RNA sequence: AUGAAAAUGGCGAGAGAUAUCUUAAAUAGAUAGCCGAAGGAGCAAUUAUCAAAAAGAAGCCAUCUUUUUAUAAACACUCUCAGGCAAAAGGAUCGUCAUUGGAUG
Repeated sequence: AUGAAAAUGGCGAGAGAUAUCUUAAAUAGAUAGCCGAAGGAGCAAUUAUCAAAAAGAAGCCAUCUUUUUAUAAACACUCUCAGGCAAAAGGAUCGUCAUUGGAUG
C1' cells in the first nucleotide's frame, strides 16, 4: 500500500392476513377466523464420515468397490410456538454509505 468473506450501524425500498359483541376508542376483554418475510422448529431423492456389518476383487498385511445401517448438513420449502392481521412501529430481503475486520496481492 490492495482491501475478500463476515459483523454492526445510517439512509432508501419492502409483502401478507379480521370480523362480531361490550367499551368513547384503533384501548382492554370474550368468541371465532386468518398471515408468514423478526425469531424459533422440522426435513434429504443428495453430499460427507468410511463409524458398524455383509459380499466381491486383490491377496502376507494393507487397500479398493457395492449394499445395508448410523451420524451430520438446506431453502424464500413446511409448521405456526412466538410474532402479526386500520395507521404507526416492526419486517426477511435488496441497494448504497460508513466502521470493524484482514482473505488475497
Description
A computed fold for a 105-nucleotide RNA from Lutispora sp., annotated as Glycine riboswitch aptamer. Model confidence (mean pLDDT): 77 of 100. The model forms 86% of the base pairs in the Rfam consensus.